[in-house]
RNA sequence: UCGUGCUAGGUGGGGAGUCAGCGGUGCCCUGUAACCCGACAUCCGCUAUAGCGGGGCUGAAUUCCCAAUCGAGGACUCAUAAUUUUGCAGGGUUUUUUAUUAGGUAAGUACGUAGAUCUUCAGGCCCUACGCAACAAAAGCAUACGAACCCCGUCAGGACCGGAAGGUAGCAGCGGUAAGUAUUUCCUUUUGUGUGACGCAGGAAUACCUGAGGGUAGUAACCUGCCUGAUAGGUCCUUGUAAAAAUGGGAUCGAAAUUGGGUGCACGA
Numbered sequence: 001u002c003g004u005g006c007u008a009g010g011u012g013g014g015g016a017g018u019c020a021g022c023g024g025u026g027c028c029c030u031g032u033a034a035c036c037c038g039a040c041a042u043c044c045g046c047u048a049u050a051g052c053g054g055g056g057c058u059g060a061a062u063u064c065c066c067a068a069u070c071g072a073g074g075a076c077u078c079a080u081a082a083u084u085u086u087g088c089a090g091g092g093u094u095u096u097u098u099a100u101u102a103g104g105u106a107a108g109u110a111c112g113u114a115g116a117u118c119u120u121c122a123g124g125c126c127c128u129a130c131g132c133a134a135c136a137a138a139a140g141c142a143u144a145c146g147a148a149c150c151c152c153g154u155c156a157g158g159a160c161c162g163g164a165a166g167g168u169a170g171c172a173g174c175g176g177u178a179a180g181u182a183u184u185u186c187c188u189u190u191u192g193u194g195u196g197a198c199g200c201a202g203g204a205a206u207a208c209c210u211g212a213g214g215g216u217a218g219u220a221a222c223c224u225g226c227c228u229g230a231u232a233g234g235u236c237c238u239u240g241u242a243a244a245a246a247u248g249g250g251a252u253c254g255a256a257a258u259u260g261g262g263u264g265c266a267c268g269a
Stems, first nucleotide, its partner, number of pairs: 001269006009058003012030004020047005035055004064262006073253002076250005083245010097233009107224002109220003118214007126203003130199002132196002134193007142183004151176004159168003
């Protein structure tokens, strides 16, 4: 120096965060060479030599180790001159938009020559008085009962007057009644009313209903449409303010790339 076979090593790295610390899964960046399996964020493994367990590939050099240059990117901090976005407050705008609404119009719509809108008369509806009826109450009438005596009539017996004839008063009984009680309707009278629409009058305001007329062509404006506005909101412009982005500075970590340097063993020639 060359060949063969092994071994160390490698088989991504970084940032923030978490952690006593170091890694992993998870998030982000780089990048395409970033192997496979298992467990793992209220977590999993390790201990300054800092992932664990098991496999595959590569293997002493473009591939491993160290340093430098450069620098993707991350998070930290300061600033706000200008820019963008968002929120809040104010002002303006009514070209435009949404909702509601006011006035007008009368195209659609409804009604109308089977005569509308309009108009006249009468009546109803409304109020009042009287009458009538109804209802309620009371009284009367009618009937029945109904008085030991202080109601009537007739008055047996008996009593009294009389010489006699006869008469007088009169209980019971009978008949009839008063006061009163009862009865059912009819009838009569009186009183009353948030009863009626019957009669006869008067009144009131025009709304509604009914009827009989006059008269000629539109009437209505509920709904849709159209016109003009109003209110509130939206859009747009602008001012201020707050935050974020972005920009610039500081310092920190830092992938890939480039350059330089360093680094085993065994056998054979």

Background
The prediction has a mean pLDDT of 75. This is a predicted structure of a 269-nucleotide RNA (Bacterial large signal recognition particle RNA) from a Pseudomonadota bacterium. It matches the Rfam family "Bacterial large signal recognition particle RNA". Gene Ontology terms of the family: signal recognition particle, plasma membrane targeting and SRP-dependent cotranslational protein targeting to membrane, signal sequence recognition. It is annotated as a non-coding RNA gene.